[in-house]
Molecule: RNase P RNA; transfer RNA
Organism: Pseudomonadota bacterium
RNA sequence: GGAGUUGGACAGGUCGUCGUCGCAAUCUUUGCCUUGCUCGCAAGGUAUUUGAUUGGGGAGGAAAGUCCGGGCUUCAAAGGGCAGGAUGCUGGAUAACGUCCAGGAGGGGUGACCCUCGGAGAGUGCCACAGAAAGCAAACCGCCACACCCGUAAGUAUUUACGGAUGCGGUAAGGGUGAAACGGUGGGGUAAGAGCCCACCAGUUGCCAUGGUGACAUGGCAAGCUAGGAAAACCCCGUCUGAAGCAAGACCAAAUAGGAAAGCUGGUCGGCCCGGCCAUAGCUUUCGGGUAGGUUGCUUGAGGGUGUAGGUAACUGCACUCCUAGAGGAAUGACGGCCACUCUACUGAGAAGAAAUUGCUUAGUAGGGCGACAAAACCCGGCUUAUCGUCCGACUCCUUUU
RNA sequence: UCCCUGGUAGCUCAAUGGUAGAGCAACCGGCUGUUAACCGGUAGGUUGCAGGUUCGAGACCUGCCCAGGGAGCCA
Numbered sequence: 001g002g003a004g005u006u007g008g009a010c011a012g013g014u015c016g017u018c019g020u021c022g023c024a025a026u027c028u029u030u031g032c033c034u035u036g037c038u039c040g041c042a043a044g045g046u047a048u049u050u051g052a053u054u055g056g057g058g059a060g061g062a063a064a065g066u067c068c069g070g071g072c073u074u075c076a077a078a079g080g081g082c083a084g085g086a087u088g089c090u091g092g093a094u095a096a097c098g099u100c101c102a103g104g105a106g107g108g109g110u111g112a113c114c115c116u117c118g119g120a121g122a123g124u125g126c127c128a129c130a131g132a133a134a135g136c137a138a139a140c141c142g143c144c145a146c147a148c149c150c151g152u153a154a155g156u157a158u159u160u161a162c163g164g165a166u167g168c169g170g171u172a173a174g175g176g177u178g179a180a181a182c183g184g185u186g187g188g189g190u191a192a193g194a195g196c197c198c199a200c201c202a203g204u205u206g207c208c209a210u211g212g213u214g215a216c217a218u219g220g221c222a223a224g225c226u227a228g229g230a231a232a233a234c235c236c237c238g239u240c241u242g243a244a245g246c247a248a249g250a251c252c253a254a255a256u257a258g259g260a261a262a263g264c265u266g267g268u269c270g271g272c273c274c275g276g277c278c279a280u281a282g283c284u285u286u287c288g289g290g291u292a293g294g295u296u297g298c299u300u301g302a303g304g305g306u307g308u309a310g311g312u313a314a315c316u317g318c319a320c321u322c323c324u325a326g327a328g329g330a331a332u333g334a335c336g337g338c339c340a341c342u343c344u345a346c347u348g349a350g351a352a353g354a355a356a357u358u359g360c361u362u363a364g365u366a367g368g369g370c371g372a373c374a375a376a377a378c379c380c381g382g383c384u385u386a387u388c389g390u391c392c393g394a395c396u397c398c399u400u401u402u
Numbered sequence: 403u404c405c406c407u408g409g410u411a412g413c414u415c416a417a418u419g420g421u422a423g424a425g426c427a428a429c430c431g432g433c434u435g436u437u438a439a440c441c442g443g444u445a446g447g448u449u450g451c452a453g454g455u456u457c458g459a460g461a462c463c464u465g466c467c468c469a470g471g472g473a474g475c476c477a
């Protein structure tokens, strides 16, 4: 200098004018209530009342997708079982998780680093086409034994040798097919062959020892054990799992036909069963009718920052400190100035170099841009996806120079 | 907020994990004086996108994108 890997931070600042959504204070409009009296005015209180002024506040790293988990709330303070769903190496973190951290094994990359993860030796099913055969055995060609027949040659001969056809068997070493063909090499063995037997190598399983909390690793012994793939097919095993969601729920107000028909002996925990509870007029569905308001839940929370202690880390304890939307179909915006950033052009200066220079550094002037993804809707922890650009940390590979 | 369904040729739809097809439409030729109908033929596909499992994916798994639909109050 080039090419990469990985982690983190930011998401323009400020001033002016106008605009927008809550909150607080003050004044004001209106309604209602109470009290007073000179009887239609005054004072006080109150509010789904009107308008104005002032003050202060007002989106994100993902607010998103709604993919997981938890808080909170209601269902009977919600029992048992089956089914269903989710998850899946080991250990830890956590309120919890499908998240995170650390480790293990396998795979990819020269490397930094990245990706994957229970069981196929419990059972069922699948593996198209090709191929003989696709999972437990199987014989197309080939090889071999036997029986019988034919041909040729030799021979006295019903015999022998060679070749061929058929039948019945053996054989997975060779050919060829395929994504995948039942360990590899050598020797023995055999009619021919084959882990059939042996040696070495590779793997698997079991047992033992050592190390580790464990996944697992290393070593030894034994067994010819050689076992295909696929569970993102059913399934088996372990673990977790009641359901619904702030339109949850609570209170106030308004309205009305607590109407009609059909069904059921039922309703409640929802797919089923048992158990418990409730009701004897109760429930479900359909039709018809009514209301379309307010308050609350509501934002201080497993919260953020800094320091310190423990821990490899995720994370946790303690101390100090900060708090900043709460709307209810949705508010943060627009314009202008300056600064910062950035792009282009021109001019000047500088370094390296023998030199050239369009390259590098830097200063000034002029002109342009000001961005991307996207906006809270009960609240948190994650994941995933989108994102113009800028900055920082750690690391790897290649080339050159010292 | 909570759920459900779907995306394949221009349109409407098929397709056990095993060569992506049918009807209509389009184009070419024939028939006819001409057109329609009819007959014969031809072309047309990122199976919404990306990644994964698998020998092999339209289908199975994961994440995105798009479209359509449903539910809630009182009695």
Base pairs, nucleotide, nucleotide: 001398002397003396004395005394006393007392008391009390010389012339013338014337015336016335017334018333020058021057023055024054025053026052027051030047031046032045033044034043035042036041037040060373064384065383067382068381069380070379071378072245073244074243075242079274080273081272082271084241085240086239087238088237089103090102091101092100093099104117105116106115107114108113118236119235123234124233126229127228140175141174142171143170144169146167147166149164150163151162152161153160154159183201184200185199186198187197188196202226203225204223205222206221207220208219209218210217211216249296250295251294252293259287260286261285262284263283264282265281266278267277268276289476290475303322304321305320306319307318308317309316310315341369342368343367344366345365346364347363348362349361350360403473404472405471406470407469408468409467412426413425414424415423420457428444429443430442431441432440450466451465452464453463454462